The prediction has a mean pLDDT of 82. Predicted 3D model of a 127-nucleotide RNA (FMN riboswitch aptamer (RFN element)). It was read from a public genome assembly, where an Rfam model found it.
RNA sequence: AAUCUGUUUCGGGGCGAGGUGCAAUUCCUCACCGGCGGUGUAGUCCGCGAACAGCCGUCUGACAAAACGGCUGCCGAAUCGGUGAAAUUCCGAUACCGACGGUAUAGUCCGGAUGAAAGAACAGAAC
Numbered sequence: 001a002a003u004c005u006g007u008u009u010c011g012g013g014g015c016g017a018g019g020u021g022c023a024a025u026u027c028c029u030c031a032c033c034g035g036c037g038g039u040g041u042a043g044u045c046c047g048c049g050a051a052c053a054g055c056c057g058u059c060u061g062a063c064a065a066a067a068c069g070g071c072u073g074c075c076g077a078a079u080c081g082g083u084g085a086a087a088u089u090c091c092g093a094u095a096c097c098g099a100c101g102g103u104a105u106a107g108u109c110c111g112g113a114u115g116a117a118a119g120a121a122c123a124g125a126a127c
Stems, first nucleotide, its partner, number of pairs: 003125005009120002016030004031108002033098002035048004043096002052073007078094005100111003
């Protein structure tokens, strides 16, 4: 290093200005934001996570529901030029994307969520 165990540890950002309107942080113009691991430093590469859907299991005398667990599905978006040994990651330019419910149509407001989680850190075991 890898492995296993534990933890009252950490673990997502962003609407400011103007316009229309009875009403919009939701529409229009401009603005603003970018989880985790990998890799030459990445919202757009490769992979992971939350949400959602289905199936199975646990639980029950039996059936069903809830809850929890597992598996599967679903799961957005980038090009050109430059430097370099190496960059769809840096520099320059111009683009693009953003679950579900609520509400005048929402990446930015409110809500599930003081939740969960990719993972990170620390402690311990064994070697």